Predicted 3D model of a 1521-nucleotide RNA (small-subunit ribosomal RNA) from a Cytophagaceae bacterium.
Model confidence (mean pLDDT): 82 of 100.
It matches the Rfam family "Bacterial small subunit ribosomal RNA".
RNAcentral holds the sequence, with entries from ENA.
């Protein structure tokens, strides 16, 4: 070039990831149906349901040129005044005899699973009326019958009798052959049977006239069209829980029948004929061109339109005809409907309209034969619910329209909003200007008509041309064209993702929404409204069905180790598939050729309608079917040939292959006996159980079954199952060799047969041991269980059953190819233990290459080939139900309704585990001291009140918020008050301000007197009072809307990120691993490589030292002193606060590659982080705070705010916490007397002095503090007492008496003194702190504060110990690793009984009902045979009668469907029921799989099996070095 025009995905399973795989969606179609809307036109289509009834009318008639006629119309006539009568006399013509049609058009889809349809074919095995050619005839006669006329019956339908008559009606005779039938020879053909053709002959058979003379029709034959009968291949649902069917079945011969084969029918004879390639039965359907839908290939479907069938109220049956077993003819039955005079009659809309009825649903009782087609007829005509046309309906489909151009104050209302604004609705409106499709109106106005008839020519007389003229339902319709005029016209759905398109208010898991996913429980783009907006448009949506998306049944184009799927194994029968090679053939396959594949349709040109739907017209297509002619490479068939697949033979070889016999030792039981004696046995501890009638123990004998240590292995044998002492006999296999035979004799393998562990099943044995079931001890809350004592089926044997397992490599046989290494069984090759070949096993690791991943990887899950099972979401369910099989137990095959929106594989990061390893923590252990017992404080719970205000509530609330509740604080109660409010701002006006009396109230609060008149030259200021107004207030709710702040894991060592790099990803390495640290500290290593937040370290404080500086502070030395650093001095010293120094595993010495590690090591004031202190990574726990604060939403507004009194928070049977004090003698009390450290002090701290026993109280110095004060520190030590007791312990209650603070100690302070003298004598189970200046123990300050309930809470100093063996164990924590059904993350997660509601669905005494099949009885209509009486005319034929088939009707039993039933069985779903905990981690007895028993359940045991089990030690085996 050619050719081809055509393939799209998403949501949802998970913390998140990959994949399987299911369920949703987005397009398309529709005879469509509802809902809201609704302007015009074209073209299309319209009972999909009750083949359910059907009222009215209408759809098939025609012809007088076939005949007898003449009801009825009109005419003419004749008769009569006229009414009316009478003539068939013309025009015509009812009814009737005849002729053609009436089998066609129209309608429906019940039947039908068939030669019914489709497609090719055949008929030599057949008809065809009406047309067409073409030969040949149309002569003569003859008797009847409707009609009409008379009579009769019947209510009617209607029907009988009698006379009488015609004809294209009916018979008779001639005539006749290319007709039909008989039988004879020739010729020629062909796939049998057979058939053609010409020819001689014998027999039978025909007709019809009408008339206007143009014609039209009669009879016979031949051919021809057309139309229809038969026949056959191939194609054409579904269910095997439908396996076997057939007696006219199959097939013969002969007959009969038919238009015509043919068992179509009959006789008689033979036993066949169909079927797993699926007969029989059973549901379900009219098929086809075509339609939808899909890139296709398909899947769906069969409405209009066209062709075939079928069928006509339901079933059967003929008749006439050319043609029917006849939609609008007969006959017969049955059902239903009418009518009746009850005697009997009529009907059949699945024709067009139309009624009623189903029903979500589907039109007018329209108009015309103008056109087109049918029917009759010589014609005109006539007749046609065919047909052309109206009418309704948005039912689809195609077109039009509802205006267009300017127009910002970006109006005005809505909405929104960060609100004197702004944003959007939006150039949208108004408003100027223009246009008139459509609709109104006027007026014009078509095509569909041409031609038959006439008339004229020509003619081959079939017929052709030409002239003129008539004929239009639709319809005055389509079209034109004027007038006025924005005028008549726009909605529906959606708006969380999917999927274009967001915001507000309402509601508050109510009310609703939903295709899947999900939404809604007070800030909802998911619900309803409205405001935008988005999409489509006279339509928008919704529902139903149908293909696509779905590669989700896979031919195109899928799978099976763990996701759903390999039969438990093998032998093997039909299939299906096969080695090299030669030659024929051509079935299959290729190619070319001819026929066919109706039209319409689809596609493409072209062209009419104004487009365009539509619609003509030409092509392509039509992938098929048949026939023919080559082609021969493959497959197939035939013959022949070959050895390399397959077998055979011959050797020697191997092993727990099988059967079957004999034999053996240990061991367990038991018996018997000896020895000996008090226990044995059993577990976590325990008991049940044996034993003094001698157990256990030990020793000998003896019996019995039963199974076979050591060898022994990831070893071998076998189809699997499965096989183990040693031996015999039989017997099967494999492999290797050697290459002698046979010569494709092979593979798989639907059914089929056989074999198949344990369990179990029958019959017989045998029975030691173990051991379901049982029983009995434990154990538990219970224990129907795990433990423990016994113990029966059974374990074993023979026999015959069952036929199933996690029957597993979860991997079907079989045969070829592909890189490596190693281990190890048997052969072979070799002298050979060596060895690098070699053949078949059995293992391990790997490349390539598959795989979701894990993995697999010559033993394939890798690339290819055959064959065979088996899968298609999950439950329901391997169940129901049938059927086959077992003695049963069962097993085999094997659904549906309903149910979910996920079940499911692998891997990934976490949490978890009554896994595993390493590590740390005052976490245990080792100590010392408390709690838990009492008194008493104080905090919380519970409980009372009017109120006891509110928060915290497991570690992480409970001396917590509160570092101080009499009032107040105060948030709570009662009660009495105010309402622009209790507070601050602007503020107009007034006023000094204030102070001091008084009334009435509990007080708030409301009045009343009276003193006072600021500063400044003013302006003006300050203070007070204060009108209206604008901003008011809430300790009122939600910490689960929040913001900051804080607990806690945790001062644990982690948490991440960049770039690479690995992996489809999710993530992973890095952070893992060896060591080491207090530490992810740091070193080595390494597909890492760095880096960050965290660790550490830089900050404080504190231990030395050094220096600056020397006052209130210090005092060595010198002087002085009232002896006090008091006072001169003086910086040495303490001290004080600045700055420095100083420690760093830096030295040394062992270990180690290093970091480091040990060392009483040096030195050092301090040693390995010297001590303490601030510092809290990502992040958890919807932790805790809306009552510190601060803030959204929401509530309250004469109160939920505000003020006041007074009360309550301080109760109080009771429980808990956390504390003080104490039980005494390591002590109480009493005299004496020493030593800090850090802090406070002017509303104060207060020396001193006085009073008072005292708390205090009076006078008072001196201090804003290194100066002066609190201020005494205490334990301690020194003396004395008290002696073991409820005491000289203990200090609660309680009386009294004060004292201070305060406006005020009653509720309800503290303190002081006298008195009083409770429990308590070392604290159960438990449980708490603490590793050195720690624990204990002592005391001191200080914050709040008027006081003070503080024995609390910060901080200070003083004295001052004990112990740590160690990491088994309790808690808590880190990191690796493993297992997971857990991700709300174990306080997960899930099982089954049971109880309660809803739902389907099996069983079922019985009941209802349907359709089929047979068997008997009866039998209409018609058909066929026969037949004496009747009719006819004796024949011939009818009537009637019999038989024999038949629809139907009944009668009996059966057998299938199918509804419905009391009751009963399991399923399914249903926020918060009951019981237990099987399961998931080692699920706390590892789990599961067959079996068996057993138990309220889940489950439990016992027998075999599987790993789809952790862990831990051994052993092997691999890789690596």
């Nucleotide at each position: 070039a050619c050719a081809a025009u055509g393939a799209a995905g998403a949501g949802u399973u998970u913390g998140a990831u990959c994949c399987u795989g299911g369920c949703u969606c987005a397009g398309g179609a529709u005879g469509a149906a509802c809902g809201c809307u609704a302007g015009c036109g074209g073209c299309a289509g319209g009972c999909c349901u009750a083949a359910u009834a059907c009222a009215u009318g209408c759809a098939a008639g025609u012809c007088g040129a076939g005949g007898g006629g003449c009801a009825g119309c009109g005419g003419a006539g004749u008769a009569g005044c006229a009414a009316u009568a009478c003539u068939g006399c013309c025009g015509g013509c009812g009814a009737c005899c005849g002729g053609c049609g009436c089998a066609c058009g129209g309608g429906u889809g019940c039947g039908u699973a068939a030669c019914a349809c489709g497609u090719a074919u055949g008929c030599a095995a057949c008809a065809u009326a009406c047309c067409u050619a073409c030969a040949a005839c149309u002569g003569g006669g003859g008797g009847a019958u409707a009609g009409c006329c008379c009579g009769g019956g019947g209510a009617a339908a209607c029907u009988c009798g009698g006379a009488u008559u015609a004809a294209u009606a009916c018979c008779c005779c001639a005539u006749a052959a290319a007709a039909c039938a008989g039988g004879g020879g020739a010729c020629c053909c062909g796939c049998a049977u057979g058939g053609g053709u010409a020819u001689a002959u014998u027999g039978u058979u025909a007709a019809a006239g009408a008339u206007u003379u143009a014609u039209c029709g009669g009879u016979u034959g031949u051919a021809g069209a057309u139309u229809g009968g038969c026949a056959u291949g191939c194609g054409u649902a579904a269910g095997a829980u439908u396996a076997g069917c057939u007696a006219g079945u199959u097939g013969g011969u002969g007959a009969g029948g038919u238009a015509a084969c043919g068992g179509c029918u009959c006789a008689c004879c033979a036993a066949g004929g169909c079927u797993a390639c699926g007969a029989u039965c059973u549901u379900u359907a009219g098929g086809g061109g075509g339609u939808c839908u899909g890139a296709g290939a398909g899947g769906a479907u069969g409405a209009u339109c066209c062709c075939c069938c079928a069928c006509a109220c339901u079933g059967g049956u003929a008749c006439u005809g050319a043609g029917a077993u006849a939609c609008g003819g007969a006959c017969c039955a049955g059902a239903c409907u009418c009518c009746u005079a009850c005697g009997g009659g009529a009907g059949g809309c699945a024709g067009c309209a139309g009624u009623a009825g189903g029903g979500a649903a589907u039109a007018u009782u329209g108009g015309u034969c103008a056109a087109u087609g049918g029917g009759g007829g010589c014609a005109a005509c006539c007749c046609u619910g065919a047909a052309c046309c109206a009418g309704c309906c948005a039912u689809g489909c195609c077109g039009c329209g509802u205006g267009u151009a300017g127009g910002a104050u970006g109006a005005a209302g809505g909405c929104g909003u960060u609100a004197u604004g702004c944003g959007u609705u939006g150039u949208a409106a108004a408003c100027u200007a223009c246009u008139u499709u459509u609709g109104a109106u006027u007026g014009g106005g078509a095509a569909c008509a041409a031609a038959u008839a006439a008339c004229u020519c020509u003619u081959g007389c079939g017929a052709g041309a030409g002239u003129a003229g008539c004929u239009g339902a639709g319809u005055g319709u389509a079209c034109c064209a004027a007038u006025a005029g924005a005028a008549u016209a726009a909605g529906c759905c959606a708006c969380g993702g999917c999927u274009a398109a967001c915001u507000a208010c309402g509601u508050g898991c109510c009310a609703g929404c939903a295709g899947c996913c999900g939404c809604g429980g007070u800030a909802a783009u998911a619900c309803g409204u409205a405001g935008g907006u988005g999409g489509c448009a006279a339509g928008c949506g919704u529902u139903g069905u149908c293909c696509g998306g779905a590669u989700u049944u896979a031919u195109u184009g899928g799978g099976u180790u763990u996701a759903a799927a390999g039969g438990g194994u093998g032998c093997g029968u039909a299939g299906g598939c096969g080695g090299c090679u030669u030659a024929a053939u051509a079935a299959g396959u290729c190619a070319g050729u001819g026929g066919u594949g109706a039209a319409a349709g689809c596609c493409g040109g072209u062209a009419g309608c104004u487009u365009a739907a539509c619609u003509a017209u030409c092509g392509a297509a039509a992938u098929g079917c048949c026939a023919u002619u080559g082609a021969u490479a493959c497959u197939g068939c035939u013959a022949g040939g070959c050895u390399u697949g397959a077998g055979u033979a011959c050797a020697g070889u191997u092993g727990a292959g099988g059967u079957a016999g004999g034999c053996g030792g240990a061991a367990u039981u038991g018996a018997c006996a000896g020895u000996g004696u008090a226990g044995c046995g059993g577990u976590g501890a325990a008991a049940u159980g044996c034993u003094u009638a001698g157990a256990u123990a030990u020793u000998g004998u003896c019996a019995a079954g039963a199974a076979c240590a050591c060898c022994a292995a990831u070893u071998g044998c076998g189809a699997a199952g499965g096989c183990a002492g040693c031996u015999u006999a039989c017997u099967a296999a494999a492999g290797u060799g050697u290459a002698a035979c046979u010569g494709a004799c092979g593979c798989u393998g639907a059914g089929g047969c056989a074999c198949g562990a344990a369990a179990g099943u029958g019959c017989g044995g045998g029975g030691a041991u173990c051991a379901a079931a049982c029983a009995g001890g434990a154990u538990u809350a219970g224990a129907u269980a795990c433990c423990c004592u016994g113990g029966u089926a059974g374990u074993c044997c023979g026999c015959a059953c069952u036929g199933u397992a996690a029957a597993c490599g979860a991997u079907g046989a079989u045969c070829a190819c592909u890189c490596g290494c190693u281990g190890u069984g048997u052969g072979c090759g070799a002298u050979a233990a060596a060895c690098a070949g070699u053949a078949c096993g059995c293992g391990g690791c790997u490349a390539a290459g598959c795989g979701a991943a894990a993995g697999c990887g010559a033993u394939a899950a890798g690339u290819g080939a055959u064959c065979c099972a088996c899968c298609u979401g999950g439950g329901g369910a391997g169940u129901a139900c049938g059927c086959c099989g077992g003695c049963a137990a069962c097993g085999g095959u094997g659904a549906a309704a309903c149910u979910c929106a996920a079940a499911g594989g692998a891997a990934u990061u976490g949490a978890c585990g009554g896994g595993g390893g390493u590590c740390c923590g005052c976490a245990c252990a080792a100590g010392c001291g408390g709690a838990g017992g009492a008194g008493c404080a104080u905090g919380u719970g519970g409980u009372u009140u009017a109120a006891u205000u509110c928060g915290a509530u497991g570690a992480u609330a409970c001396g917590c918020g509160a570092g101080g509740a009499a009032c107040c604080u105060u948030a709570c109660c009662u009660g009495g008050g105010c309402u622009a409010g209790a507070a601050u701002g602007u503020g107009a006006a007034g006023g000094a301000a204030u102070g001091u009396u008084u009334u009435a109230g509990a007080a708030a609060u409301a009045g009343a007197a009276c003193a006072g008149u600021c500063a400044g030259c003013a302006a003006u200021g300050a203070c007070c009072u204060g009108a209206a107004a604008c901003a008011a207030g809430g300790u009122g709710c939600u910490g689960c809307a929040u913001g900051g702040c804080u607990g806690u894991c945790g001062u644990c060592a982690g948490c991440u990120c960049g770039u690479g790099c690995c992996g489809u990803g999710a993530g992973g390495u890095g952070u893992u691993g060896g060591g080491u640290u207090a530490a992810g500290u740091c070193c080595c290593g390494c597909a890492a490589c760095g880096a960050g937040c965290g660790c550490a370290a830089c900050c404080c404080c504190u231990a030395u030292c050094u220096u600056u500086a020397g006052u209130u502070g210090c005092c060595a030395a010198c002087g002085g002193u009232u002896c006090g650093g008091c006072c001169g001095g003086g910086g040495a010293c303490u001290c004080u606060a600045g700055a420095g120094a100083g420690a760093c595993u830096g030295c040394c010495u062992g270990c180690g590659u290093a970091a480091g590690c040990a060392g009483a090591g040096a030195g050092g004031a301090a040693g390995g982080a010297g001590g303490g202190g601030a510092u809290g990574a990502c992040g958890u726990c919807a932790a805790g705070u809306c009552a510190u604060c601060a803030u959204g939403g929401c509530c309250c507004u004469u109160a939920c705010g505000c003020c006041c009194a007074g009360g309550g928070c301080u109760a109080c049977a009771c429980a808990c916490g956390u504390g003080c004090u104490a039980c005494a003698a390591u002590g109480g009390c009493g005299c004496a007397u020493a030593c800090a450290g850090a802090g406070u002090g002017u509303u104060g701290c207060a020396a001193g002095c006085u009073a008072g026993c005292g708390a205090u109280a009076g006078c008072a110095a001196g201090c804003c503090a290194a100066u002066c004060a609190c201020a005494a520190a205490a334990a301690g030590u020194g003396c004395g007492u008290c002696u073991c007791a409820g005491u000289u312990c203990g200090g609660a209650u309680u009386g009294g008496a004060g004292u201070c603070u305060g406006c005020a100690a009653c509720u309800c302070g503290a303190c002081u003194c006298c008195a009083u003298g409770a429990a308590g004598c070392u604290g159960g189970a438990u449980u708490c702190g603490c590793u050195a200046g720690u624990a204990a123990u002592c005391g001191c300050a200080u914050a709040u504060c008027a006081g003070c309930a503080a024995u609390g809470a910060u901080g200070c100093g003083g004295u001052g110990a004990a112990u740590a063996c160690g990491u088994u164990c309790c808690c808590g924590g880190a990191c690796c690793u493993u297992g997971u059904a857990c991700a709300c993350a174990c306080c997960g997660c899930c099982c089954g009984u049971c109880a309660a509601g809803c739902c389907a669905u099996g069983a079922a005494a019985g009941u209802c009902u349907g359709g089929u099949g047979g068997a008997c009885c009866u039998g209409a209509a018609g058909a066929u045979c026969g037949u004496a009486a009747c009719c006819c005319a004796c024949a011939a034929g009818g009537a009637g009668c019999g038989g024999u088939u038949u629809a139907g009707g009944g009668u009996a039993a059966a057998a299938c469907g199918g509804g419905u039933a009391a009751u009963u069985a399991g399923g399914g779903c249903u926020a918060a029921g009951u019981c237990g905990u099987a399961a998931c981690a080692a699920g706390g007895u590892a789990g599961c799989c067959g079996u068996a028993c057993c138990g309220g359940a889940a489950g439990g045991u016992g027998c075999g099996g599987c790993u789809g089990g952790a862990a831990c030690a051994c052993c092997u085996c691999c890789u690596u070095u």